[in-house]
RNA sequence: AGCGGGGUAGAGCAGACAGGAGUGCUCGAUGGGCUCAUAACCCAUAGGUCGGCGGUUCAAAUCCUCCCCCCGCUA
Numbered sequence: 001a002g003c004g005g006g007g008u009a010g011a012g013c014a015g016a017c018a019g020g021a022g023u024g025c026u027c028g029a030u031g032g033g034c035u036c037a038u039a040a041c042c043c044a045u046a047g048g049u050c051g052g053c054g055g056u057u058c059a060a061a062u063c064c065u066c067c068c069c070c071c072g073c074u075a
Stems, first nucleotide, its partner, number of pairs: 001074007010027005020058001029045005051067002054064002
């Protein structure tokens, strides 16, 4: 320098290809239930600039330009 994969809640992921409901799942956190009590189990709640700026569109996590970061391959 070129190419490929990835960046989404505290952690790990799905959703993107095919734009549209308040994005969601597991673990974790908090509160409650259950229990003599703890764990387990059950219920609820909070937590997201979806890597960044811009563009297209009535509408962008999703499409487009550029940039940043991580991993790998080639030179």